[in-house]
Context: one part of a larger RNA
Molecule: small-subunit ribosomal RNA, 5' domain
Organism: uncultured bacterium
RNA sequence: ACGAACGCUGGCGGCGUGCUUAACACAUGCAAGUCGAACGAUGAACCUCGAAAUGAUUUCUUCGGAAGGAUUUUUGAGAGGAUUAGUGGCGAACGGGUGAGUAACGCGUGAGCAACCUGCCUUAGACAAGGGGAUAGCCUCGGGAAACCGUGAUUAAUACCCUAUGAGACUCCACUUACGAGUGUAAGAGAAGUUAAAGCUAUUGCGGUCUAAGAUGGGCUCGCGUCUGAUUAGCUAGUUGGUGAGAUAAAAGCCCACCAAGGCGACGAUCAGUAACCGGCUUGGGAGAGUGAACGGUCACAUUGGAACUGAGACACGGUCCAAACUCCUACGGGAGGCAGCAGUGGGGAAUAUUGCACAAUGGGGGCAACCCUGAUGCAGCGACGCCGCGUGAGCGAUGAAGGAAUUCGUUUCGUAAAGCUCUGUCCUUGGAGAAGAUAAUGACGGUAACCAAGGAGGAAGCACCGGCUAAAUACGUGCCAGCAGCCGCGGUAAUACGUAUGGUGCGAGCGUUGUCC
Numbered sequence: 001a002c003g004a005a006c007g008c009u010g011g012c013g014g015c016g017u018g019c020u021u022a023a024c025a026c027a028u029g030c031a032a033g034u035c036g037a038a039c040g041a042u043g044a045a046c047c048u049c050g051a052a053a054u055g056a057u058u059u060c061u062u063c064g065g066a067a068g069g070a071u072u073u074u075u076g077a078g079a080g081g082a083u084u085a086g087u088g089g090c091g092a093a094c095g096g097g098u099g100a101g102u103a104a105c106g107c108g109u110g111a112g113c114a115a116c117c118u119g120c121c122u123u124a125g126a127c128a129a130g131g132g133g134a135u136a137g138c139c140u141c142g143g144g145a146a147a148c149c150g151u152g153a154u155u156a157a158u159a160c161c162c163u164a165u166g167a168g169a170c171u172c173c174a175c176u177u178a179c180g181a182g183u184g185u186a187a188g189a190g191a192a193g194u195u196a197a198a199g200c201u202a203u204u205g206c207g208g209u210c211u212a213a214g215a216u217g218g219g220c221u222c223g224c225g226u227c228u229g230a231u232u233a234g235c236u237a238g239u240u241g242g243u244g245a246g247a248u249a250a251a252a253g254c255c256c257a258c259c260a261a262g263g264c265g266a267c268g269a270u271c272a273g274u275a276a277c278c279g280g281c282u283u284g285g286g287a288g289a290g291u292g293a294a295c296g297g298u299c300a301c302a303u304u305g306g307a308a309c310u311g312a313g314a315c316a317c318g319g320u321c322c323a324a325a326c327u328c329c330u331a332c333g334g335g336a337g338g339c340a341g342c343a344g345u346g347g348g349g350a351a352u353a354u355u356g357c358a359c360a361a362u363g364g365g366g367g368c369a370a371c372c373c374u375g376a377u378g379c380a381g382c383g384a385c386g387c388c389g390c391g392u393g394a395g396c397g398a399u400g401a402a403g404g405a406a407u408u409c410g411u412u413u414c415g416u417a418a419a420g421c422u423c424u425g426u427c428c429u430u431g432g433a434g435a436a437g438a439u440a441a442u443g444a445c446g447g448u449a450a451c452c453a454a455g456g457a458g459g460a461a462g463c464a465c466c467g468g469c470u471a472a473a474u475a476c477g478u479g480c481c482a483g484c485a486g487c488c489g490c491g492g493u494a495a496u497a498c499g500u501a502u503g504g505u506g507c508g509a510g511c512g513u514u515g516u517c518c
Stems, first nucleotide, its partner, number of pairs: 001516002004514005011390006017383002019348001024346003028343003033090003038087002041084001047078007058067003097301003106226008116218002121214007129163004139152001141150003169194003173190001175188005199206002227273003234264003239261006246254001276298004280291004303324005326337004354380001356379003362376001363374004393423004403414004427459001428455005437445001462507005467488003473502005483490002
């Protein structure tokens, strides 16, 4: 010093922090959706008009009834546009978790790419012409226990396809200029060929396509650095290099065919063990040593192993497929699942929290917006786990009370300590009023913080030690016993060392012990 644990004890607040072990297995809920201003469907409430039924107050009455039409119900049409399963777009590659693997261009640092990509965003230029066939949904029929699947008919789009137009884009051919750092790079003009688009809204707007540049984010290469073992000394056939072809956004044995026989190694190869790395953190005067919790950056992983698809971006934690182990459902034919997300459960362990509130703020996704989603985040709960602050009262008070302990019996000490008197109100209790955080509205926190009034010393002190090191001693009990102990060592009848008491010393809501590091 600590992400600590254990023992005894425990008043309050602020800020932090909390599975270091089994990357063990997981019940349940939530953690990624959104857009109707892309599309076809669906069309709720409310409203208007019509029809049918009902028939109140009231009016007339020859007391038989009649008129009248409020209200309520049903239904048709119109208007309306809520709701959403499906197609489509964007997002889901971020955010969140964990550290198993990895001794590596993984990370750190410094360079390079004349060998590369980049959705959304910004700037600039140019453009959006004409057509087509489907399909989900809906309907129908069928299979299945379910998961789900199939037949037929029919329908839309910013879904899909064809044609047109088009360049400073791309491919290719030959040329000029400038430059260079080897393959070359940049600019210019020329010929040929190739490639695009989508509408919605109805009024402001939101979108689409191509190109150039920027920004942002990535990819690749290299120098140097990065633990232990020689009781690991030789290792290597895609191995090292070349030519050609392929793959990729891109250089390259990255992959393949052929050719050559190279390449690494006591400056430690190979093998084995251990380990995510760094900014930092701890310690130290420093050099250094140890460490990598929280916070920030990078990497890797998502039950185990493998693979690709979609996409600007993944070989994808809450996507797909295959195999394996495990768990669950089953009508035995077949299916479903993946908390190293937030809570929570079992287990392991010396040991580590609530199945909480809210999107009010900050940020993220979608949307023109309203808004929706967000276990990110903001907060609250639990734990003295840590740091910091405050309190448990203050002043006066000597018959030095009682009582305890010691005693040479004179007394000494606890000790101004208590009692008593006079006060105070931090925390506390009750009542009142009550924020900032939000910019016009919107506050989970929260009737919280801070404030005012009243009440009343009331509710709030322990732990370790006292032989030397090391601050602090006496009595009794015990008698090498019981026990203590970090080292030296103590205890066998006068123990300042064991146990208890009194007193003292140290720290104090903590104090000791254990573990680890300097």